[in-house]
RNA sequence: GGGCCGGUAGCUCAGGUGGUUAGAGCGUACGCCUGAUAAGCGUAAGGUCGCAGGUUCGAGUCCUGCUCGGCCCA
Numbered sequence: 001g002g003g004c005c006g007g008u009a010g011c012u013c014a015g016g017u018g019g020u021u022a023g024a025g026c027g028u029a030c031g032c033c034u035g036a037u038a039a040g041c042g043u044a045a046g047g048u049c050g051c052a053g054g055u056u057c058g059a060g061u062c063c064u065g066c067u068c069g070g071c072c073c074a
Stems, first nucleotide, its partner, number of pairs: 001073007010026004019057001028044005050066005
């Protein structure tokens, strides 16, 4: 330098053919339960969907550039 894959909640990851509400587990906070608890049950908070543009009535999803990480080739 070229090619491919990936970047979504604090962490690990989902998210058919764009469709209006973005989710799960763990963690966190609070409550319940218990003699007590790191166990069990419930509720809640938590997100610029890597960044900037573009297409569209509508983009996490499609297109372009950039950026970060990984792999392969040179």
Notes: Transfer RNA from Alteraurantiacibacter buctensis, 74 nucleotides, folded computationally. It was read from a public genome assembly. It matches the Rfam family "tRNA". Rfam classes the family as a transfer RNA. Rfam's curators write: Transfer RNA (tRNA) molecules are approximately 80 nucleotides in length. Model confidence (mean pLDDT): 83 of 100.